The RNA shown here (transfer RNA) has 72 nucleotides and comes from a Bacillota bacterium. The coordinates come from a structure-prediction model, not an experiment, and the mean pLDDT is 83. Lineage of the source: Bacteria > Bacillati > Bacillota. It was read from a public genome assembly. It matches the Rfam family "tRNA". It is annotated as a transfer RNA.
RNA sequence: GGGCAAUUAACUCAGUGGGAGAGUGCCACCUCGACAAGGUGGAAGUCGUGGGUUCGAACCCCUCAUUGCCCA
Numbered sequence: 001g002g003g004c005a006a007u008u009a010a011c012u013c014a015g016u017g018g019g020a021g022a023g024u025g026c027c028a029c030c031u032c033g034a035c036a037a038g039g040u041g042g043a044a045g046u047c048g049u050g051g052g053u054u055c056g057a058a059c060c061c062c063u064c065a066u067u068g069c070c071c072a
Base pairs, nucleotide, nucleotide: 001071002070003069004068005067006066007065010024011023012022013021018055026042027041028040029039030038048064050062051061052060
């Protein structure tokens, strides 16, 4: 220098055009003699940046950034 992949909650990840979600973790309560486990509820997201397409974008297109891999 060229190519490919990934980027979504604190962490690990799903979500391929119209409702942003799961597990773990966190908080409160219940349960238990107490702890753990368990149950119920809750908080936590500019969906990496900027732009474009579309009535509508996490999703399609372009740019940039970061990380990983391959080629030279």